[in-house]
Context: one part of a larger RNA
Molecule: small-subunit ribosomal RNA, central domain
Organism: uncultured bacterium
């Protein structure tokens, strides 16, 4: 380089935005830059290759042909692709009207639990366990009333139900925000797609500061089981789980399926919205957008996948190329640190 692949064998970036770059609708026209032909010129010779000729044969010399698949110039083709101009509207986008939604940031606020305090009632056990025990209680526990207090989380609704680009979102209001969806449409007029580098966003745990700290609980003490028990079960319990400000950038970050775009039989549930019908309290049909189940056709090594493809396609991009060595060393870069990131060999098999 060229091939063949990425759902589960190795192999889709965690996701987005967007830069350079790849690509790109539909009609007319110009140009002839890429493309294609024709022709001239060049492409030193040796050398390879093909037909001959000379050392007795080869090697090896030697003649002539081909070839040098290229490059300039030049005539002409004009379909396609570039460039320029001229238009169109289906793709993109506006614009008006509606619609749903745990989508985001703030501020406020409610009740149930759940521990702590204080008081009342009451009296001997409560607690846990597979059985105990540690532990808590006559200095009044447990339980039950009443009243305060503080942190977290939001029970039923709730729903292969909803929003979001991924993470991930969930009691109630209220503000301030971003996304979509549908119906109309007289706007703009390819303004699209992707998208290395770069940006930004990324759950958990973990780092700094400073606050909170009720449950819960790495660690940690004790109790227990056990041969042992540095676990599993028990009673305790720090950190952290909570808030703000600032890091870290990882994941089974998964659908283990990169994003957009067209096309390809159906059934059947559900969420938004839209149009018809009909005896409009409802139900039917159709249609758009979404989320599932089932299958055809085709695909798959085989599970399976099947208009939400993994089917036929097309455009860009990331990535894989036997198993350990190793996601390790070295060396860049990031980072306070933890550590991530890029990522080897040598040795085996």
């Nucleotide at each position: 380089c060229u091939g063949g692949g990425c759902g589960u064998a190795a192999a889709g970036g965690g996701c987005g935005c967007g830069u350079a770059g790849g690509c790109g609708g539909c009609u007319c026209u110009g140009u002839u830059a890429g493309u294609c032909a024709g022709g001239c010129g060049u492409g030193a010779a040796a050398u390879u290759c093909c037909c001959g000729g000379g050392c007795u044969c080869a090697a090896c010399c030697u003649g002539g042909g081909g070839a040098c698949u290229g490059c300039g110039c030049u005539u002409g083709a004009u379909a396609c692709u570039g460039c320029g101009g001229a238009g169109c509207u289906u793709g993109a986008g506006g614009a008006u009207g509606g619609a749903a939604g745990a989508g985001g940031c703030u501020c406020g606020u409610g009740g149930a639990a759940u521990u702590c305090c204080c008081a009342g009632u009451g009296u001997a056990g409560a607690g846990g366990u597979g059985a105990a025990a540690u532990u808590c209680g006559u200095a009044g526990a447990u339980a039950u009333u009443g009243g305060g207090a503080a942190g977290a989380a939001c029970a039923c609704c709730g729903g292969u139900g909803g929003c979001g680009a991924a993470g991930g979102c969930g009691g109630c209001g209220a503000g301030c925000u971003g996304g979509u969806c549908c119906a109309u449409u007289a706007c703009u007029g390819a303004c699209g797609c992707u998208g290395a580098g770069g940006c930004g966003c990324g759950a958990c745990a973990g780092c700094g500061u400073g606050g909170g700290g009720a449950g819960c609980a790495a660690a940690c003490a004790g109790g227990a089981u056990u041969a042992g028990a540095u676990a599993c079960c028990c009673u305790g319990g720090u950190a952290g789980u909570c808030c703000a400000c600032g890091c870290c950038g990882u994941a089974a970050a998964c659908g283990a399926u990169g994003u957009g775009c067209g096309c390809u039989g159906g059934a059947u549930g559900u969420u938004g919205g839209g149009u018809g019908a009909c005896c409009u309290a409802g139900u039917c049909a159709c249609u758009c957008a979404g989320u599932g189940u089932c299958g055809u056709a085709g695909c798959u090594a085989a599970c399976g996948c099947g208009g939400u493809a993994a089917g036929c396609g097309c455009a860009c991009c990331g990535c894989c190329u036997g198993g350990g060595g190793a996601g390790u060393a070295c060396g860049g870069c990031c980072g306070c640190a933890a550590g991530g990131u890029u990522g080897a060999a040598a040795c085996u098999c």